Context: one part of a larger RNA
């Protein structure tokens, strides 16, 4: 290389949109490029196969004949692929009627708690710990009451719940906006799937400019602990955490499981919809069927085992990404990007 693989052994891009490319539903007619086939040319010799011969045999060698991939020409076939023209509806999309939701953005707004400020009551403690101390307090703290103010986060509801492509999303109201599901089977008529490059989004931390700053709190200071204590515990506390705009682009970005499609026993919970049925005046409820989601247990099957098991890691197809012993190393060098931090791409010597 071929191949074999990618939940946990090396290996699924953090996620999506989408270009080229690859792949692509049913049916009719045609073409004959691929495909299959007849004939002819070519296909050096050696080799291979068949027959014969020469070394005592064989290997080896010699003679004759045949086959032959590929390629070219020409004739034929039309199932499959392709192409051309046409038809179709189940894939895909649209429309109509309903529906659920912490999906996103913006504005307004609420209560609890916390800190601070003012006033009042009140007096010697408070805070903290395993125990202490630093710390706060007679300049009146802690506690209690009333009033004011600031920022951040939203208790109960709350769930194995819901929504989103992922990151992620939770007080309330309003506006704008995206996606999804069911039913109807009305419309288009393959318009599809995947997706190298590319583009967009992307927790936290971090960076730039300007605000904001209650609580928490890297760094830092102090108190303890200890042999030491650059820690764990305690008292403070800057950046940050919050907002606006612009960057950064990473993660155990995890289901450590790429996306799409088809096929393949059951049981049970739960979220959303549709239909049927019993009782009934009716609604609800219960039960049954069905579609979409989300969990648990399991059959067959798979797996090295663990486990997976209609939300597959089962049985298949299409396309992409990735792996190929450990270390050196996700490093050096070069390049691209970035304000920087650094990110992405990515070796080798050497060594076991």
């Nucleotide at each position: 290389c071929u191949g074999g693989g990618c939940g946990u052994a090396a290996a699924g891009c953090g996620u999506c949109u989408g270009u080229a490319g690859g792949u692509u539903c049913u049916u009719u007619u045609g073409u004959a490029a691929g495909u299959c086939u007849g004939u002819g040319g070519u296909a050096a010799a050696a080799g291979u196969c068949c027959g014969g011969g020469g070394c005592u045999c064989a290997a080896c060698c010699c003679c004759g004949g045949g086959a032959g991939c590929g390629u070219c020409a020409u004739g034929g076939a039309a199932a499959c692929u392709a192409c051309a023209a046409g038809a179709g509806u189940u894939g895909a999309g649209c429309a109509g009627u309903g529906g659920a939701g912490a999906g996103g953005c913006a504005u307004c707004u609420g209560g609890a708690a916390u800190g601070c400020c003012g006033c009042a009551u009140g007096u010697a403690g408070g805070a903290g710990u395993a125990a202490a101390a630093u710390c706060c307090g007679u300049a009146g703290a802690u506690a209690u009451g009333c009033g004011g103010u600031a920022g951040a986060a939203c208790g109960c509801c709350a769930a194995a719940a819901g929504c989103g492509a992922a990151g992620g999303c939770a007080g309330g109201a309003u506006g704008c906006u995206a996606g999804c599901c069911a039913c109807u089977u009305g419309c288009u008529g393959a318009c599809a799937c995947u997706g190298a490059g590319a583009g967009a989004c992307g927790a936290a931390a971090g960076c730039g400019u300007g605000g904001g700053g209650a609580g928490c709190g890297a760094a830092g200071g102090g108190g303890a602990u200890u042999a030491g204590a650059u820690a764990c515990c305690c008292c403070c506390g800057u950046a940050g955490u919050c907002c606006a705009c612009g960057c950064c682009c990473u993660a155990a970005a995890c289901g450590a499981u790429g996306c799409g499609a088809g096929c393949u026993c059951g049981a049970u919970g739960u979220g959303g919809g549709a239909g049927g049925u019993u009782c009934u005046c009716a609604a609800u409820u219960g039960c049954c069927u069905u579609c979409c989601g989300u969990g648990u247990c399991u059959u067959a099957g798979c797996u090295a085992a663990c486990g997976c098991g209609g939300u597959a890691a089962g049985c298949u197809c299409g396309c992409c990404g990735c792996c190929u012993g450990g270390g050196a190393a996700g490093u050096a060098c070069g390049g691209u990007c970035g304000c920087a931090a650094g990110a992405c791409u990515a070796a080798a010597a050497c060594u076991c």
Predicted 3D model of a 352-nucleotide part of an RNA (small-subunit ribosomal RNA, central domain) from a Candidatus Peribacteria bacterium.
Model confidence (mean pLDDT): 88 of 100.